This is a predicted structure of a 123-nucleotide RNA (SAM riboswitch aptamer (S box leader)) from a Chitinophagaceae bacterium. Lineage of the source: Bacteria > Pseudomonadati > Chitinophagia > Chitinophagales > Chitinophagaceae. The prediction has a mean pLDDT of 79. Of the family's consensus pairs, 94% are formed in the model. Its Rfam family is "SAM riboswitch aptamer (S box leader)". Its family is annotated with regulation of gene expression in the Gene Ontology. The sequence was found by an Rfam model in a public genome assembly.
């Protein structure tokens, strides 16, 4: 990099260096930014997965008691591995549908997909 699965409307600050961009594919918007962007460092925090505990569908072993595994749910921890700390993945693009409006071009609302991000696993 590729593939699989899960989640993505919640949450989370300061200081120093630095000096013009940034908002994680592309495009169009719209936001953020010299009252200091990106990036780096220090401290702090948040809590999605990996972690642990309890309940438990179900499965296996057992004459039984019970033991092991365990979808799912709840809780705990922040010690560890990553991650994250503006705005819904900032919004839209593609498909489906409803109501309303319409200048009949469309707008708006909802759902799904796609894309992207993160984690675990596989090759």
């Nucleotide at each position: 990099u590729a593939c699989u699965u899960a989640u993505c409307a919640a949450g989370a600050a300061a200081g120093g260096c630095a000096g013009a961009g940034g908002g994680u594919a592309a495009u169009g918007g719209c936001c953020c930014a010299a009252u200091g962007a990106a990036g780096c460092c220090u401290u702090g925090g948040c809590a999605a997965c990996c972690u642990c505990u309890c309940u438990c569908a179900u499965u296996c072993a057992g004459c039984a008691a019970u033991g092991a595994a365990g979808c799912a749910g709840a809780g705990a921890a922040a010690a560890g591995g990553u991650g994250c700390c503006a705005a819904u993945u900032c919004c839209a693009u593609c498909c489906c549908g409803g109501g309303c409006a319409u200048a009949c071009g469309u707008g708006u609302c909802g759902g799904g997909a796609a894309c992207g991000a993160u984690a675990a696993g596989u090759c």